[in-house]
RNA sequence: AGAGUUUGAUCCUGGCUCAGAACGAACGGUGGCGGUGUGCCUACUACAUGCAAGUCGAGCGGGCCACGGAUUUCGGUUCGUGGUUUAGCGGCGGACGGGUGAGUAAUGUAUAGAUAACCUGCCCUUGAGAGGGGGAUAACAGUCCGAAAGGGCUGCUAAUACCGCAUAACAUUGAGAGCACACAAGUGUUUUCAAUCAAAGUGGGGGAUUUGUGAGAGCAGACCUCACACUCGAGGAGGGGUUUAUAUCCUAUUAGCCAGUUGGUGGGGUAAUGGCCUACCAAAGCGAUGAUGGGUAGCCGGCCUGAGAGGGUGUUCGGCCACACGGGCACUGAGACACGGGCCCGACUCCUACGGGAGGCAGCAGUAGGGAAUUUUGGGCAAUGGGCGAAAGCCUGACCCAGCGACACCGCGUGAUUGAUGAAGGCCUUCGGGUUGUAAAGUUCUAACACGUAUUAGGAAGGAUCUGAAGACGAAUAAUCUUCAGGUAUUGACGAAAGUACGAGAUGAAGCCAUGGCUAACUCUGUGCCAGCAGCCGCGGUAAUACAGAGAUGGCAACCGUUGUUUGGAAUUACUGGGCUUAAAGAGCACGUAGGCGGAUUUUUAAGUUAACUGUGAAAGACCACGACUCACUCGUGGAGAGUCAGUUAAGACUGGGAGUCUUGAGGCCGGUAGGGGAGAGUGGAAUUCCUGGUGGAGCGGUGAAAUGCGUUGAUAUCAGGAGGAACGUCGGAGGCGAAGGCGACUCUCUGGACCGGUCCUGACGCUGAGGUGCGAAAGCCAGGGGAGCAAACGGGAUUAGAUACCCCGGUAGUCCUGGCCGUAAACGAUGGGUACUAAGUAGGGGGGAGUUUUCCUCUCUGCCGGAGCAAAAGUGUUAAGUACCCCGCCUGGGGAGUAUGGUCGCAAGGCUGAAACUCAAAGGAAUUGACGGGGGCUCGCACAAGCGGUGGAGCAUGUGGUUUAAUUCGAAGCAACGCGAAGAACCUUACCUGGGCUUGACAUUCUAGGAUUAGCUAUCUGAAAGGGUAGUGACGCUUCAUUUGGAGUGGAACUAGAACAGGUGUUGCAUGGCUGUCGUCAGCUCGUGCCGUGAGGUGUUGGGUUAAGUCCCAUAACGAGCGAAACCUUUGUCCUUAGUUGCCAGCGGGUAAUGCCGGGGACUCUAAGGAGACUGCAGACGUCAAGUCUGAGGAAGGUGGAGACGACGUCAAGUCAUCAUGGCCCUUAUGCCCAGGGCUACACACGUGCUACAAUGGUCGGUACAAAGGGAAGCGAAUCUGCAAAGUGGAGCAAAUCCCAAAAAGCCGAUCUCGGUUCGGAUUGUGGGCUGCAAUUUGCCCGCAUGAAGCUGGAAUCGCUAGUAAUCGCGGGUCAGCUACACCACGGUGAAUGUGUUCCCGAGCCUUGUACACACCGCCCGUCAAGCCACCGAAGCAAGGGCAGCCUGAAGUCACUGACCAAACCUUUUCGGAGGAUGGAGGUGCCCAAGGAAGCUUUUGUGACGGGGACUAAGUCGUAACAAGGUA
Repeated sequence: AGAGUUUGAUCCUGGCUCAGAACGAACGGUGGCGGUGUGCCUACUACAUGCAAGUCGAGCGGGCCACGGAUUUCGGUUCGUGGUUUAGCGGCGGACGGGUGAGUAAUGUAUAGAUAACCUGCCCUUGAGAGGGGGAUAACAGUCCGAAAGGGCUGCUAAUACCGCAUAACAUUGAGAGCACACAAGUGUUUUCAAUCAAAGUGGGGGAUUUGUGAGAGCAGACCUCACACUCGAGGAGGGGUUUAUAUCCUAUUAGCCAGUUGGUGGGGUAAUGGCCUACCAAAGCGAUGAUGGGUAGCCGGCCUGAGAGGGUGUUCGGCCACACGGGCACUGAGACACGGGCCCGACUCCUACGGGAGGCAGCAGUAGGGAAUUUUGGGCAAUGGGCGAAAGCCUGACCCAGCGACACCGCGUGAUUGAUGAAGGCCUUCGGGUUGUAAAGUUCUAACACGUAUUAGGAAGGAUCUGAAGACGAAUAAUCUUCAGGUAUUGACGAAAGUACGAGAUGAAGCCAUGGCUAACUCUGUGCCAGCAGCCGCGGUAAUACAGAGAUGGCAACCGUUGUUUGGAAUUACUGGGCUUAAAGAGCACGUAGGCGGAUUUUUAAGUUAACUGUGAAAGACCACGACUCACUCGUGGAGAGUCAGUUAAGACUGGGAGUCUUGAGGCCGGUAGGGGAGAGUGGAAUUCCUGGUGGAGCGGUGAAAUGCGUUGAUAUCAGGAGGAACGUCGGAGGCGAAGGCGACUCUCUGGACCGGUCCUGACGCUGAGGUGCGAAAGCCAGGGGAGCAAACGGGAUUAGAUACCCCGGUAGUCCUGGCCGUAAACGAUGGGUACUAAGUAGGGGGGAGUUUUCCUCUCUGCCGGAGCAAAAGUGUUAAGUACCCCGCCUGGGGAGUAUGGUCGCAAGGCUGAAACUCAAAGGAAUUGACGGGGGCUCGCACAAGCGGUGGAGCAUGUGGUUUAAUUCGAAGCAACGCGAAGAACCUUACCUGGGCUUGACAUUCUAGGAUUAGCUAUCUGAAAGGGUAGUGACGCUUCAUUUGGAGUGGAACUAGAACAGGUGUUGCAUGGCUGUCGUCAGCUCGUGCCGUGAGGUGUUGGGUUAAGUCCCAUAACGAGCGAAACCUUUGUCCUUAGUUGCCAGCGGGUAAUGCCGGGGACUCUAAGGAGACUGCAGACGUCAAGUCUGAGGAAGGUGGAGACGACGUCAAGUCAUCAUGGCCCUUAUGCCCAGGGCUACACACGUGCUACAAUGGUCGGUACAAAGGGAAGCGAAUCUGCAAAGUGGAGCAAAUCCCAAAAAGCCGAUCUCGGUUCGGAUUGUGGGCUGCAAUUUGCCCGCAUGAAGCUGGAAUCGCUAGUAAUCGCGGGUCAGCUACACCACGGUGAAUGUGUUCCCGAGCCUUGUACACACCGCCCGUCAAGCCACCGAAGCAAGGGCAGCCUGAAGUCACUGACCAAACCUUUUCGGAGGAUGGAGGUGCCCAAGGAAGCUUUUGUGACGGGGACUAAGUCGUAACAAGGUA
């Protein structure tokens, strides 16, 4: 730092997705050790059990225990000392510490202030004091009630408990006077007077004196002193209360809120200000700078991310706040409206004797529940800290530790060295090998971690006590306190956890994910759109690097991956840092309020701004430096930094505020100009229609063609007159005017704006403009008129498969006027308004000026072209989309949707505002190359037209489909399958069927074993054959023995048996090679370099001509080149040369009935080799002095002479696995091989291709003429003879210019038939023959005789052909025993017609245009209906929750009030019993008020019969709306 994904490709816009980091996490797999952190995010749900706040006997009484004394009725009683203390009175604490985040959007928090409006226990400093009295009460005892909890009554008693009195100011209050400060209310201070307010002791020590008691000793006091407490003040520290400014989430589909509300006065209340409360008075206060309402949320230091700005977050640690079962309330107190206090209401749980009671883990553990999910009912007060205490000490789930969890971060380990036969095994393989891999084994070595044994620090400081010294207090050498030194006995939960030493032995310790691209890493097997994967794009339909497994590899590593969340990438909300012509986005236009912004100049101020200084910004964290743990994480110390902060001082440029001046912005005035600018009133002519009358007489009208319609009751047409409404031809013009919508006959009246000239006046008066207001096409609505034409709806006629359309005939609203609504349009320049600046050229409208009257200058408006610049490009370009500034509006992926809902406007239609769920990975813009168009231009082709002949009708042949069959083998399927593979199915072929057989096989290679009668040969049995069986005979090479036969050994072939393997016309032509078809013999297809473009790409290859041709010429940012075209090749057409047999025969000779038959000849034909010839070369015309075209000459041939072979880049997943080859798959006593028979030849039917015909241009008969090209040895086969013929006989000649097939036929000359199903036509059938062949029945061909069908020129439609062509006539060949050949391939004979055109059909080429197509129009694509599924909306209602304001009732409690009741302290009085008063209490009353009740309104959520549309879903239905002129733009 980017990457993937829209397209055939490109650039852009734009979304989606990925790679990073982080976490209080969870899940899956795996798991060695340690350190440091961290751990209910959900139910503020409910809690069993234990613990979490006590302490003080040096405040008090009592109890208990021990000891001692006195006394005793021996039961005990009493006194003292010491210890202890459950309970009680009293003091302090319990308001801290600990938990949680429900509520809270400000009574909170953060930062900076204010308090001159306040409080403060304990602590520190300091001043003064502590005198003298009084009356009670718990505990306790007795008694009563109660199940309990608990309570009542009577009696006793103490205090540092309680209450008067005294004393008292530097305290408080009131009054008076002065000074200082302050913005004010006020504050500080000096002074005078008056009034008011206090206390408590306990413990230690002491020696004189003294009091009480006692016989005395003594004891207890007074007295002095110390410590700790106590009281009234002053000051401080720390803590708190209140208050101000600024900041602090979303929502306007919440716009108005508020009656104690805002302020004042008096009063009350508080520590204190204040409507905090109350009475009265006034009517304010808040709000688009967002009040009020709704939703959500504890806030901050910080944490995560990020380059930063930002965005997200608020766990652990720290600060603040709030809460403590839900709600309310006060009491006590320095402090609370109080987590482990109280009272009341409510819910819940528990106990109960049913009367009544008890409780509050959001303290630490723990339990249940919820949940994806979060720990031990541990140890200790040793340390740190807190409470109490004089202290020892006690308490402390704060805290310190331990336990559990890979939850996170950090560190360590799972060994190191050497080791190639590159072991074995695995995997792959082209079978050679490669890889795992120095990896292992083996060898040598080490011991960090874990383990075992032994041993040693630190966390400990204090406190107590003893001795000594110094100091303080003190009268004191006493006591007490402080400090120092020394001694003594001690204090550790963690925990033998850490450290150290030794021991042992590589021993105890590796997984997870990924491997198509993004993204590092590849092969095999299985699977076969199945199973599955997937973050996005996308993989999987038989060769998957994407699924699953394996091997290998990559990454990380005690972890790895997945999921979730946040941020980044995302400049994808853009402050830094985006946009709005066409991609999303400029409001339809204007006026104008608030607001924002604003000309020149002088002066002042100091709000903004800038600078310096001061204060603060807690600590922790982050950063830097140093240090401590072996390092790191972590921790310690120090530093720097951090704010839109506050204050003080200064500056005065710029912005702002105040004051003044100016004229250039803006406006005014005067004089002119143009104009469909607006409103009202009036007037006019042309045309349509209608009415009246005349003429006239059959149609008119309308269309692609028609019909409906009108017309003999007289239309249309035409003439005259009249009526009525609407619109204003020509002029008229990208000309004018207006803000936009819009405005068009003429005249008058009223009226707005613009421009030009003058430069006289005002003096910034300006620009924009949220809300707001007005205008605003057409259609539509309301009311009243009007209504000629046109014309939704509607009716009819056509068209059509249908036609609720397009076309036609009618026709009502409406269109017009008046008044009122509506408020929208592709309201468009798809371009908001204003100001300034920035190249040229040209045209037009309206003014002005100059001049020598060709013209020039200037202001303004409207167009075109175009440079720079800008832009994704198209384009724009002084009328900006350029360069800048100001203000407003709007956008943030597509769909859902401008929909739902709410609000608001409207009579309605509907408008404005305006979502979400869900769903997709795109949607989109511009341009490019193609393809396509019922777009255009140019041009070709037997494409059409012009012709000739056919097919389609008949019969037959042949192929195909279909059907049938045991089988009718298989393939080919528009053109480009169908007389095609097949150049020849009776057997064979043959692949199919039935039946019978074989199993190393019919064929190939290799190996093992065998034996001498195996092989071979002969014979024979069985059988349809194949096959199976039997008998006989019986080899070969080499060596050796023997040498006559022969014997032995060995070997090869063959055989037998066995193993590898053979074999397959089985499958896949969509795995392939090769070959072939087709577009198409069409003229195209490309490259190098250069140039243009961001790029795809373009240019070249386009243009002007020309050609059969991208053929050639010219032009030209192109210049060249290649594959194609052409040419080269073959053949044919003319001539020449050479050669002359088997071919030829002119001349010469010979011969025959006749014939090149013979001698000869090379002249000719011919044969076959080599040459020549044709090149627009020549002439003329046209053409650009071109290419070339046309005409002509010459020539055998003329513009490529004719024909053939030759087929560019590519297209059709075209055809062929059955020619052949071949990967994968499949069969292996069968899907292989052999044999016999059958089938491929079937036959209601349909189609293709052909043959023969339908006749006289003919048939039949007779005679007669002329080819070319081929074939021939298992062959062609002559002559001869036989037969009507097919044929037979025969065997001359010929491996061929020699012989044979072989007769050419149409033609020509005659004869006959005479228009009829015939002397046409020949099918079909019968019968007799011939030939081939083992075989002719299924199923061959030919001949004779007989038979004699359909058919009389063929519907719609369709095919071929442009010259030696069509048509017509025959000949030959291949295959082949024979043939189904009428097919196919060739050959020659005779031999036309028509067109010199491109309108149309089909196909093709080039250029151009449109495109929503790119699988490319056989494309794409829309809507209803039908099916499934999902979310949403409406809905009679139903249910649950929140809120609001009234009404009723009203607990506890504060406050207030209160004749009767109660009361120790104080006062008065007293007869001393009491009475009265002050004061307090109970009870009662009143205000307020929680919960509750009844009804209402509002809001949120859930659910709801049914209704509605929407999204999505390989192959449903109907049409074809859009994209091309999409067939009606």

Description: The RNA shown here (small-subunit ribosomal RNA) has 1529 nucleotides and comes from a metagenome. Model confidence (mean pLDDT): 83 of 100. Its Rfam family is "Bacterial small subunit ribosomal RNA".